[in-house]
């Protein structure tokens, strides 16, 4: 990579649908009623994971904002291909590491892993110790030449081939060449441009020019080229009580004191009490809510990722948050002579997907 214990009982929780029974409330030919709602109390049927987790990336939906441009931030970074999109897979290239084969030894070949793999000739800044000297070069030891000295050595000048220091020394091996030495010259690898040719492309082959210029770091700051508007379902739509308050309109009357008059008593007489109406929020309710880039087999195109196409499936949707316990056979591990005892991993949905990362016991 895959898997994530089974079975049976009992007693629980929480959605969904059906009937029963009561009560309310609607409608009523007043007989009911295939109509809503609310207890109870029955039945049927659903109820966590590969990671639900972290919230690290990409998209769906939604609201906000929004000619266009561009600065700043962020992210991405070989090439192609998949995909709704990715920063994700897939497949190619390059480089690195290991196996192995081959070879005296390399160079090469396979396979398996792995790499932030654009840019160091646009700038800055860094390079620890050790070295003489870490980049406008540079001369510690050595060689070598030239003066000095009787020498031993000294000035002093050339030299990067040798030593020696480092992670990293300014192409590499060899002939030539010199006074030693040096791409100084040459042939061969290596770099770099040009030109063919394979290839979609990275690139990767052959040729022919250039004596070779420019140490490394860009995962330190920058350049370069692409891409990003912003916030999160507690996003957001809708329906709306009481009380307060806000507009508007009517208004001199309204309210108690058992039905009605007196009578008395409150609160008012124009910024007005009462009485209607609107409109906005709240408390509550509904919806968004799970049928979706869906899950399963089969087929076919594809080297794969993936996608067609047929047939089959419905598989949790509460909102303070349920998926639970206990018992017992069975499996598995462990100790034990046996009875029998103890384990049984990480870990808990919240609007949904696609990744990535990160935990997991035991078995395959």
């Nucleotide at each position: 990579g895959g898997u994530g214990g089974a079975c049976a009982g009992c007693c629980g929780c929480u959605g969904u649908c059906c009937g029963c029974u009561u009560c309310c409330g609607g409608c009523u030919u007043c007989g009911g009623c295939u109509c809503g709602g609310a207890a109870g109390g029955g039945g049927a049927g659903g109820g966590a994971g590969g990671a639900a987790a972290g919230u690290c990336c990409g998209g769906u939906c939604u609201c906000c904002a929004g000619a266009g441009g561009g600065c700043a931030g962020c992210a991405u970074g070989c090439c192609g291909g998949c995909u709704a999109a990715c920063g994700g897979c897939c497949g190619g290239g390059g480089g690195g590491a290991c196996g192995u084969g081959g070879u005296c030894a390399a160079g090469c070949g396979c396979g398996u892993u792995u790499c932030a793999c654009g840019g160091a000739a646009a700038g800055c800044g860094c390079c620890a110790c050790a070295g003489a000297a870490a980049a406008u070069a540079u001369a510690c030891c050595g060689c070598c030449g030239g003066c000095c000295g009787c020498a031993a050595g000294g000035c002093u000048g050339g030299u990067a081939a040798g030593g020696g220091u480092g992670a990293a020394a300014u192409g590499g091996u060899g002939c030539g060449g010199u006074a030693a030495g040096a791409g100084c010259g040459c042939a061969c690898c290596g770099c770099g441009g040009g030109c063919g040719g394979a290839g979609u492309a990275a690139u990767u082959c052959g040729u022919c020019c250039g004596g070779c210029a420019g140490g490394g770091c860009a995962a330190g700051c920058c350049c370069c080229a692409u891409g990003c508007g912003g916030a999160g379902c507690a996003a957001g739509a809708c329906c709306a009580a009481a009380u307060a308050g806000g507009g508007g309109a009517g208004g001199a009357g309204g309210g108690g004191c058992g039905g009605c008059c007196c009578g008395c008593u409150c609160c008012g007489u124009u910024c007005a009490a009462c009485u209607c109406c609107c409109g906005g929020g709240u408390a509550g309710g509904u919806c968004g809510c799970u049928u979706g880039a869906g899950c399963c087999c089969g087929u076919c195109a594809g080297a794969a990722a993936u996608g067609g196409c047929g047939g089959g499936c419905c598989u949790a949707g509460a909102g303070g948050a349920a998926u639970g316990g206990c018992u017992g056979u069975c499996a598995c591990c462990u100790c034990g002579c046996a009875a029998g005892a103890g384990g049984c991993a990480c870990a808990g949905a919240a609007a949904c997907c696609g990744g990535c990362u990160u935990a997991c016991a035991g078995c395959c």
Molecule: Bacterial RNase P class A
Organism: soil metagenome